[in-house]
RNA sequence: ACGAAAUUCUGGAGAAGUCUGCCAAGGCAGGUGCCGAAGGUGCAAGCGGCCCAUCCCCGUAAACUCUCAGGCGAAAGGACAGAAUCCCAUAC
Numbered sequence: 001a002c003g004a005a006a007u008u009c010u011g012g013a014g015a016a017g018u019c020u021g022c023c024a025a026g027g028c029a030g031g032u033g034c035c036g037a038a039g040g041u042g043c044a045a046g047c048g049g050c051c052c053a054u055c056c057c058c059g060u061a062a063a064c065u066c067u068c069a070g071g072c073g074a075a076a077g078g079a080c081a082g083a084a085u086c087c088c089a090u091a092c
Stems, first nucleotide, its partner, number of pairs: 001090001003088001006085006016032001018031005033072003039068001040066001042064001046060004
């Protein structure tokens, strides 16, 4: 100098003022309708592997896809982004 991980701080979206039952209340259970940005599933024009070569086959991504999980007042959580600290690797 550059890269990665971890920790802390800051920012951080979407979707029900739904129905039924229970409960003194807080709330809980179920139904229906929705959301995608924890996690997870799926895939390939391309790239890589295999092969003399093409095809086949295999591997490989996401904010795409599915909606399993999660979520649909606030709080919490939250992909991702920024900053700081610390450690490690590489180069000089």
This is a predicted structure of a 92-nucleotide RNA (Glycine riboswitch aptamer). The sequence was found by an Rfam model in a public genome assembly. Its Rfam family is "Glycine riboswitch aptamer". Its family is annotated with glycine biosynthetic process in the Gene Ontology.